The prediction has a mean pLDDT of 84.
This is a predicted structure of a 537-nucleotide part of an RNA (small-subunit ribosomal RNA, 5' domain) from an uncultured bacterium.
The RNAcentral record of the full RNA draws on ENA.
[in-house]
Context: one part of a larger RNA
RNA sequence: GGAUGAACGCUGGCGGCGUGCCUAACACAUGCAAGUCGAACGAAGCAUGCCGGAGGAAGUUUUCGGAUGGAAUCCGGGAUGACUGAGUGGCGGACGGGUGAGUAACGCGUGGGUAACCUGCCCUGUACAGGGGGACAACAGUUAGAAAUGACUGCUAAUACCGCAUAAGCGCACAGGACCGCAUGGUCCGGUGUGAAAAACUCCGGUGGUACAGGAUGGACCCGCGUCUGAUUAGGUAGUUGGCGGGGUAACGGCCCACCAAGCCGACGAUCAGUAGCCGACCUGAGAGGGUGACCGGCCACAUUGGGACUGAGACACGGCCCAAACUCCUACGGGAGGCAGCAGUGGGGAAUAUUGCACAAUGGGGGAAACCCUGAUGCAGCGACGCCGCGUGAGUGAAGAAGUAUUUUGGUAUGUAAAGCUCUAUCAGCAGGGAAGAAAUAGCGACCUUUGGGUCGCCAGACGGUACCUGAUUAAGAAGCCCCGGCUAACUACGUGCCAGCAGCCGCGGUAAUACGUAGGGGGCAAGCGUUAUCC
Numbered sequence: 001g002g003a004u005g006a007a008c009g010c011u012g013g014c015g016g017c018g019u020g021c022c023u024a025a026c027a028c029a030u031g032c033a034a035g036u037c038g039a040a041c042g043a044a045g046c047a048u049g050c051c052g053g054a055g056g057a058a059g060u061u062u063u064c065g066g067a068u069g070g071a072a073u074c075c076g077g078g079a080u081g082a083c084u085g086a087g088u089g090g091c092g093g094a095c096g097g098g099u100g101a102g103u104a105a106c107g108c109g110u111g112g113g114u115a116a117c118c119u120g121c122c123c124u125g126u127a128c129a130g131g132g133g134g135a136c137a138a139c140a141g142u143u144a145g146a147a148a149u150g151a152c153u154g155c156u157a158a159u160a161c162c163g164c165a166u167a168a169g170c171g172c173a174c175a176g177g178a179c180c181g182c183a184u185g186g187u188c189c190g191g192u193g194u195g196a197a198a199a200a201c202u203c204c205g206g207u208g209g210u211a212c213a214g215g216a217u218g219g220a221c222c223c224g225c226g227u228c229u230g231a232u233u234a235g236g237u238a239g240u241u242g243g244c245g246g247g248g249u250a251a252c253g254g255c256c257c258a259c260c261a262a263g264c265c266g267a268c269g270a271u272c273a274g275u276a277g278c279c280g281a282c283c284u285g286a287g288a289g290g291g292u293g294a295c296c297g298g299c300c301a302c303a304u305u306g307g308g309a310c311u312g313a314g315a316c317a318c319g320g321c322c323c324a325a326a327c328u329c330c331u332a333c334g335g336g337a338g339g340c341a342g343c344a345g346u347g348g349g350g351a352a353u354a355u356u357g358c359a360c361a362a363u364g365g366g367g368g369a370a371a372c373c374c375u376g377a378u379g380c381a382g383c384g385a386c387g388c389c390g391c392g393u394g395a396g397u398g399a400a401g402a403a404g405u406a407u408u409u410u411g412g413u414a415u416g417u418a419a420a421g422c423u424c425u426a427u428c429a430g431c432a433g434g435g436a437a438g439a440a441a442u443a444g445c446g447a448c449c450u451u452u453g454g455g456u457c458g459c460c461a462g463a464c465g466g467u468a469c470c471u472g473a474u475u476a477a478g479a480a481g482c483c484c485c486g487g488c489u490a491a492c493u494a495c496g497u498g499c500c501a502g503c504a505g506c507c508g509c510g511g512u513a514a515u516a517c518g519u520a521g522g523g524g525g526c527a528a529g530c531g532u533u534a535u536c537c
Stems, first nucleotide, its partner, number of pairs: 001537004006533005013391006019384002021349001026347003030344003035091003040088002044084002046081003050077005059068003098302003107227008117219002122215007130164001132162002139154006170195005176189005200207002228274003235265003240262004245257003277299004281292004304325005327338004355381001357380003363377001364375004394424004404415004428478001431472004438464001444459006481526005486507003492521005502509002
């Protein structure tokens, strides 16, 4: 000099864009953060017609006994409609969001490999979708419990579940041929046997289902190289190193197991210990390097602590399950409930870090045929000079060089064109008026055209926000501080103090004339900031 997720002191006008728990991966009140589909399914409730039954009002008539009339209401059946909260079922809760505890490792970076692999939704192609069955929720009844939650009996639907049929293609077994490879082997072509599929819904436009092959996307595994410090850590290792055979996995492999052999790593630093998420990048530097890993992006790991699997295309799963532990809460003491390192917010810790805000209008994600629903992702707003950038706090003129103040050799000098005065301007803030883009209508509605696939036109939709921006009127009004002045280092005098009080980054100042302490005047520097502290180059 540059830099910072900064903090502290004094000061503080406006705007834009960023950015904001670096400490306790400490504990958390409350609300929200993952739902959706009725075009998979049954039942319940609601509304409106229809059918059947019960019921009998007003009215009409009367010879006062009645007759006629059929409303309200109730029950049952079936239909339609949009919806509600449960249930079965499907897809999604493995994404998105957070944190950096652990990890010195194929974790990450980079370059390869898989003759050792998987891949829901999506795209392309081929071939299919025949015919049956039995349940379980919901519901009803009984019942246990304070609750959480159950137990028993009975009824029922499906794109839920289970057989059967079919098998182009696929898996497995056996045997054969051709070509190829560095080996285990790979590719292709026949044959025989054997095994395994499916689901329908519909507004009739479509949307789905099964098998196989290919693609795309995402993932898994392996290898070369690189990746902090310590030798005041020198030996480490028994599933350890390899083989054979098996098990397991999507797949290779001591991944696991039985047996056999005795290997394997290490001064090119094993093992142990300490520290640490890694990278793109960021800071600095002429570069080489050095330092850092906040924000943004990629990968990894974790979700109170430890362990485990289930489901699934995908997890050993932050807002899923089970067990153990600590903690907190409820309890009728028998037993239960919970997990903010999601967004806000609270306590605590700390030098220190924000609102229990608005909206799904945009972008994106999940579900749905769609309308639409959900979305603390995201878009915005709020708070903080925390950073960067921009603007303003006025401009011109003005010598009686006013007054005041400081100093003085008492003549003056400085503050100083500075002020006042005069002439202007109006950025910003304040006031009034106008007022966006971000939106493409995907969709819906209406109209028209049409090759019936669709196309064209119009309408409808903005959290931010009456915001940005524009215009007008008015007034110099509302807007300057901080540090320094001995040398380094730009900037000096007076008074006070008297090795005291104090200053200080280094050298050093202060003991009676201190340009170094304190105050004042003046001056220098930067400026909505200026200094100090900490850290890095």